[in-house]
RNA sequence: AGAUAAACUAGGCAAACCGGUCGAAAGGCUGGGACGCAAAGCUACUGGGCCUAAGGUUUAUGCUAUGGUUGCCAGGCUGCUUAA
Numbered sequence: 001a002g003a004u005a006a007a008c009u010a011g012g013c014a015a016a017c018c019g020g021u022c023g024a025a026a027g028g029c030u031g032g033g034a035c036g037c038a039a040a041g042c043u044a045c046u047g048g049g050c051c052u053a054a055g056g057u058u059u060a061u062g063c064u065a066u067g068g069u070u071g072c073c074a075g076g077c078u079g080c081u082u083a084a
Stems, first nucleotide, its partner, number of pairs: 005082002012037002017032006035071001041077003046074003049069003055064003
């Protein structure tokens, strides 16, 4: 230095819920708040899954993503600490 790992140290992020706001919705942003997380950092133009259905289509209460989810799973890139 690297790999593995997650004890210690320094910290980091922030679920549900509530307020405000954007959106057709899913959901996003923001303030509070902590369920948890060794990547719960980034990537949705890497792949899969799931959610929504404005618009389109349909006899239809159905179908459909160009919308969304990275805290659904994996891949890729990057990062802090250093006991065994």